Transfer RNA from a Candidatus Nanoarchaeia archaeon, 84 nucleotides, folded computationally. Rfam family: tRNA. The family's RNA type in Rfam is transfer RNA. The sequence is in RNAcentral, with records from ENA. The coordinates come from a structure-prediction model, not an experiment, and the mean pLDDT is 81.
[in-house]
RNA sequence: GCCCGGGUCGCAUAGCCCGGUAUUGCGCUAACCUGCUAAGUUAGUUUCCUUCGGGAUGCGUGGGUUCAAAUCCCACCUCGGGCG
Numbered sequence: 001g002c003c004c005g006g007g008u009c010g011c012a013u014a015g016c017c018c019g020g021u022a023u024u025g026c027g028c029u030a031a032c033c034u035g036c037u038a039a040g041u042u043a044g045u046u047u048c049c050u051u052c053g054g055g056a057u058g059c060g061u062g063g064g065u066u067c068a069a070a071u072c073c074c075a076c077c078u079c080g081g082g083c084g
Stems, first nucleotide, its partner, number of pairs: 001083007010026003020067001027045006047056003060076005
């Protein structure tokens, strides 16, 4: 230098081909349960604002296409592997 694969919530992971509600598990928080823990049940868990109804924002970074992008296109960053 060229080729292939990866980067998504605190951690792991699905979704990407074929654009349309951010998936599941663990962990964590609160409540319930219990004499108290553990286990179990329910709710919450990107970030910001909020009159608590909701609004905006977010998938490595920056652009582009589109009514709409994690998904398509371009450039770049980073990790791993291969070729020379």